Source information: This is a predicted structure of a 395-nucleotide RNA (Bacterial RNase P class A) from a Nitriliruptoraceae bacterium. The sequence was found by an Rfam model in a public genome assembly.

RNA sequence: GGAGCCGGCCAGGCGGCCGCGCCCGAGGUCCCCAGUGAUGGGUGACCGAAGGUGAGGAAAGUCCGGACUCCGUAGGGCAGGGUGCUGGGUAACGCCCAGGCGUGGCGACACGUGGCAAGCGCAACAGAGAGCAGACCGCCCGGGUCACCCAGAUGUUGGGGCCCGGGUAAGGGUGAAACGGUGAGGUAAGAGCUCACCAGCACGACGGGUGACCGUCGUGGCUAGGUAUGCCCCACCCGGAGCAAGGCCGAGCAGGGACCACGGCGGCCCGCCGACAUGGUCCCGGGUAGGCCGCGUGAGGCGUCGGGUGACCGACGUCCCAGAGAGAUGGUCGCCGCCCGCAGCCGGGUAACCAGCUGCGGGAACAGGAUCCGGCUUACGUGCCGACUCCUCCC
Numbered sequence: 001g002g003a004g005c006c007g008g009c010c011a012g013g014c015g016g017c018c019g020c021g022c023c024c025g026a027g028g029u030c031c032c033c034a035g036u037g038a039u040g041g042g043u044g045a046c047c048g049a050a051g052g053u054g055a056g057g058a059a060a061g062u063c064c065g066g067a068c069u070c071c072g073u074a075g076g077g078c079a080g081g082g083u084g085c086u087g088g089g090u091a092a093c094g095c096c097c098a099g100g101c102g103u104g105g106c107g108a109c110a111c112g113u114g115g116c117a118a119g120c121g122c123a124a125c126a127g128a129g130a131g132c133a134g135a136c137c138g139c140c141c142g143g144g145u146c147a148c149c150c151a152g153a154u155g156u157u158g159g160g161g162c163c164c165g166g167g168u169a170a171g172g173g174u175g176a177a178a179c180g181g182u183g184a185g186g187u188a189a190g191a192g193c194u195c196a197c198c199a200g201c202a203c204g205a206c207g208g209g210u211g212a213c214c215g216u217c218g219u220g221g222c223u224a225g226g227u228a229u230g231c232c233c234c235a236c237c238c239g240g241a242g243c244a245a246g247g248c249c250g251a252g253c254a255g256g257g258a259c260c261a262c263g264g265c266g267g268c269c270c271g272c273c274g275a276c277a278u279g280g281u282c283c284c285g286g287g288u289a290g291g292c293c294g295c296g297u298g299a300g301g302c303g304u305c306g307g308g309u310g311a312c313c314g315a316c317g318u319c320c321c322a323g324a325g326a327g328a329u330g331g332u333c334g335c336c337g338c339c340c341g342c343a344g345c346c347g348g349g350u351a352a353c354c355a356g357c358u359g360c361g362g363g364a365a366c367a368g369g370a371u372c373c374g375g376c377u378u379a380c381g382u383g384c385c386g387a388c389u390c391c392u393c394c395c
Base pairs, nucleotide, nucleotide: 001391002390003389004388006386007385008384009383012336013335014334015333016332017331018330020054021053022052023051027047028046029045030044031042032041033040034039056366060377061376063375064374065373066372067371068242069241070240071239075270076269077268078267080238081237082236083235084234085099086098087097088096089095100113101112102111103110104109114233115232119231120230121227122226136172137171138168139167140166141165142164143163144162145161148160149159150158151157180198181197182196183195184194185193199223200222201220202219203218204217205216206215207214208213246293247292248291249290255284256283257282258281259280260279261278262274263273264272300319301318302317303316304315305314306313307312338363339362340361341360342359343358344357345356347354348353
């Protein structure tokens, strides 16, 4: 200098003019009461200075987890659903951190993650054969032919071909994948048939680790493919509904009919609670589109110190940072800044290379709350900072 990999930060600044939402509220106007009046009080209505404050890292998706509200005083089980290596963090999670094992990469790193010997199922085509399978081409043995070929021979044979029977799975082929691998022995030819080494598996012993696991030794010839985002098995977890939850005030109307005997708790069972002049379901019809609360002080932000590999935890200090209701923060102008390209000038350095100034042109994304937090996923521009890996160059 180039290429890569991982993490973090930012989401331009300043000013003028005009225009917004909310909080707070000096002060003022009207009204009511007391008073002869000045004046005081009240809270009712309205205006309102100064001051403060006003979107995001994703506010998106609605995928997880909760807080909160109601069912509801509340339990057990079945069914159903979710997660899935180990240990931590957290209010909790399917999230985050650290590690184990496996795979890919030269590497920094990235991705994956219970169980297939509990059982069942599935796998196109090709292929002999795809789960205890299998003989296509081959290899070997025996028999036949020899009126098939070659050699030889004239006593009769050897080799090959073809046919039949038997043995075989080492060599070749098919396939994404073929029932351990390499070598040697053995065999008629072969095969873990035997042996040595290796890999896996089972059993046992020892060591390390909280653990997932790792390492060493011994015995055994035991060789056990894929798929569980197939059914399933195992372990752990799970009430339901959701701010259009749910409350308060005001205003207003008009109830009628049918059915059930229980209703409530997502489905079912048990159990519990409540009711039996009450409750529930359905249909037809009438009224209410008003105001307030919920509505933001939090598992909160920031700073410092301490603990921890880390996620994070603790202590102290400090701050209040949207609350709309068809839904506010905008419009415009100017200057500066940032990034990219081109041209010119110029500085530093031994070198490779690096920095600066001027002018011109261009660029600046994804995108806006609506109960609120913790995550994940997706979209995304410019730039900065830090750690690491690989390649190349100079001294």

Its mean pLDDT, the model's own confidence on a scale to 100, is 79.
Rfam family: Bacterial RNase P class A. It is annotated as a ribozyme.